A computed fold for an 80-nucleotide RNA from a soil metagenome, annotated as c-di-GMP-I riboswitch aptamer.
Its Rfam family is "c-di-GMP-I riboswitch aptamer". Rfam links the family to the GO term cyclic-di-GMP binding.

């Protein structure tokens, strides 16, 4: 110097994010989503259940979303 968890407002389907309070920690806990990894799954797709037919409900797939205080890279910075 930064600021975890938690709490409050707001945004968001959610993950999560901004701001405020607050400090667990961090010698880069600075920036960057470029690579890996993790999280969420709205719209969408598939299946089931159900119905006269639907709505609704359940399960699965799935990032264009999220996380840099998960790891690495790039950039910038500090100390010896």
């Nucleotide at each position: 110097g930064c600021a975890a968890a938690g709490c409050c407002c707001u945004c968001g389907a959610a993950a999560g994010a901004u701001g405020g309070c607050g400090a667990c920690g961090c010698a880069g806990a600075g920036c960057u989503a470029c690579g890996g990894g993790a999280c969420u799954a709205a719209g969408g797709c598939g299946a089931g259940a159900g119905u006269a037919a639907a709505u609704c409900c359940u399960c699965g797939c799935g990032a264009u979303g999220u996380c840099c205080g998960c790891c690495g890279g790039g950039c910038c910075g500090c100390c010896a």